[in-house]
RNA sequence: GCUGGGAGUGUGGCACCUCCUGUAAUCCGGCUACUCGGAGGCUAGUUCAUUGGGAGGAACUGAGGUCGGGAGGUUCUGUGGGUGUGGGAUCCACGUUGACUGGACGUCCGCACUAAGCUCACCAUCGAUAUGGGCACCCUGGAGGAGUCCGGGGUGGCCAGGUUGGCUAAGGAGAGGCGAACCGGGCCAGAGGGGAAACCCAGCAGCCAAAAGUCUCCGUGGUUGAGCAGUAGUGGGAUCGCGUCCGGGAGUGGGACUGCAUUCGCAGCCCGAUCAAUACGAUUCGACCAAUAACUUU
Numbered sequence: 001g002c003u004g005g006g007a008g009u010g011u012g013g014c015a016c017c018u019c020c021u022g023u024a025a026u027c028c029g030g031c032u033a034c035u036c037g038g039a040g041g042c043u044a045g046u047u048c049a050u051u052g053g054g055a056g057g058a059a060c061u062g063a064g065g066u067c068g069g070g071a072g073g074u075u076c077u078g079u080g081g082g083u084g085u086g087g088g089a090u091c092c093a094c095g096u097u098g099a100c101u102g103g104a105c106g107u108c109c110g111c112a113c114u115a116a117g118c119u120c121a122c123c124a125u126c127g128a129u130a131u132g133g134g135c136a137c138c139c140u141g142g143a144g145g146a147g148u149c150c151g152g153g154g155u156g157g158c159c160a161g162g163u164u165g166g167c168u169a170a171g172g173a174g175a176g177g178c179g180a181a182c183c184g185g186g187c188c189a190g191a192g193g194g195g196a197a198a199c200c201c202a203g204c205a206g207c208c209a210a211a212a213g214u215c216u217c218c219g220u221g222g223u224u225g226a227g228c229a230g231u232a233g234u235g236g237g238a239u240c241g242c243g244u245c246c247g248g249g250a251g252u253g254g255g256a257c258u259g260c261a262u263u264c265g266c267a268g269c270c271c272g273a274u275c276a277a278u279a280c281g282a283u284u285c286g287a288c289c290a291a292u293a294a295c296u297u298u
Stems, first nucleotide, its partner, number of pairs: 001042003004021005012034001013031002026039004044296004049292005056285003060281001064275007076268012090255005100248008108237002111235005117228005122222004126165004131160003135156009172218001174217005185208003192201003
């Protein structure tokens, strides 16, 4: 002699505190109007001025952005949507194992007609002829004392099983019932009638059925009807989904890009507010470093 300096905070001021920076360079205490004192350490240190660099800070400008309000609501510039119309050696999927498209029909209808099927009802269901049979009636011969007996002829409708038709829409020789107070037939108790009797006649109830009649069923036919539905054919309407059939035969759908027209927004303009230097802008403070100069010293 040196042992730090700067910015900020803070104080009357120093100190303290925070940050930055530097050194070989550390601790202790606070002082009181005042650029503080002591211990330890080191030998070189300090200063102002000029020039240049410079860690780190401070306040500022405002390129640009954001928000609010206004104008314009035309044009223009940029940008984003909508609509229309285009473009291409563009991309993807599907497509001659048929994309796409035309036609018809089906699927749908309280639809219509035709036909078959099933169920139910309604109407109808012919004659001639040969043979045999049963019934009724009429005419008539003979016998008998009556009832009656023996015959001949005819008519009508009916039954059986044959032959059949200038027949029919069809028409079986089909099955069964009833047959009735009487008014069809047979057997006919009783009763009645005839008779000397034998027996005969008419015959109710009852019973019977190839043969009066009548009814039902089956079969058959209907230039009858009604109903039913997992029938099928034709047509109509409705519908464009699916299916079937017959034609035409290469595109159809979507994405990205892009031209034009039109339309609707936003920004570009004005006013205000706000963010804003890596828009590495300019200003300022600035420790510290380098160079030059000066001073002091064991």
The RNA shown here (Metazoan signal recognition particle RNA) has 298 nucleotides and comes from Diachasma alloeum. The coordinates come from a structure-prediction model, not an experiment, and the mean pLDDT is 75. Lineage of the source: Eukaryota > Altocrustacea > Insecta > Neoptera > Diachasma. Its Rfam family is "Metazoan signal recognition particle RNA". From the family's description: The signal recognition particle (SRP) is a universally conserved ribonucleoprotein. It is involved in the co-translational targeting of proteins to membranes. The eukaryotic SRP consists of a 300-nucleotide 7S RNA and six proteins: SRPs 72, 68, 54, 19, 14, and 9. Archaeal SRP consists of a 7S RNA and homologues of the eukaryotic SRP19 and SRP54 proteins. Eukaryotic and archaeal 7S RNAs have very similar secondary structures, as represented by this family. Eight helical elements fold into the Alu and S domains, separated by a long linker region. The Alu domain is thought to mediate the peptide chain elongation retardation function of the SRP. The universally conserved helix which interacts with the SRP54 M domain mediates signal sequence recognition. In eukaryotes and archaea, the SRP19-helix 6 complex is thought to be involved in SRP assembly and stabilises helix 8 for SRP54 binding. The Signal Recognition Particle Database (SRPDB) provides compilations of SRP components, with phylogenetic data and structural illustrations. Many sequences below the threshold for this family are clearly closely related, but are most likely to be SRP RNA derived pseudogenes. The human genome in particular is known to contain a large amount of SRP RNA related sequence, including Alu repeats. While the threshold of this family is set high so as to minimise the number of hits to such regions, it is likely that some remain. On this family, see Wild et al., Curr Opin Struct Biol 2002: "Towards the structure of the mammalian signal recognition particle". The family's RNA type in Rfam is non-coding RNA gene.